[in-house]
RNA sequence: GAAGUGAUAUCGGGAGAGACUGCAGCGGUUUGGCCGUGUGCAGCGCCGAAGGAGCAACCGCCCCGGAAACUCUCAGGCAAAAGGACCGUUAUCACGGG
Numbered sequence: 001g002a003a004g005u006g007a008u009a010u011c012g013g014g015a016g017a018g019a020c021u022g023c024a025g026c027g028g029u030u031u032g033g034c035c036g037u038g039u040g041c042a043g044c045g046c047c048g049a050a051g052g053a054g055c056a057a058c059c060g061c062c063c064c065g066g067a068a069a070c071u072c073u074c075a076g077g078c079a080a081a082a083g084g085a086c087c088g089u090u091a092u093c094a095c096g097g098g
Base pairs, nucleotide, nucleotide: 004095005094006093007092008091009090011088012087013086018044020043021042022041023040024039025037026036027035028034029033045078046077047076051074052072053071054070058066059065060064
């Protein structure tokens, strides 16, 4: 003490799918009713890129184990916000050892 690899953190990018329906609460209003909603419950429809699970190409130290962006949707999500696999930047630590 380089490239590179891994972990953590900062910053940036980051998709999909009903601002659905009904009832209740709250507020407004022209008190028949209508409109709105960081609210609650129920129902149907849908999405996959937190997490989880399954199969498997493949890999290994080959008994067995590790395995996806595929599959399933338990969870999560379906205006905005938040979250978000993954990618990039920077920093720290560890491995590494040109």
A computed fold for a 98-nucleotide RNA from Pseudomonas sp. 9Ag, annotated as Glycine riboswitch aptamer. The prediction has a mean pLDDT of 79.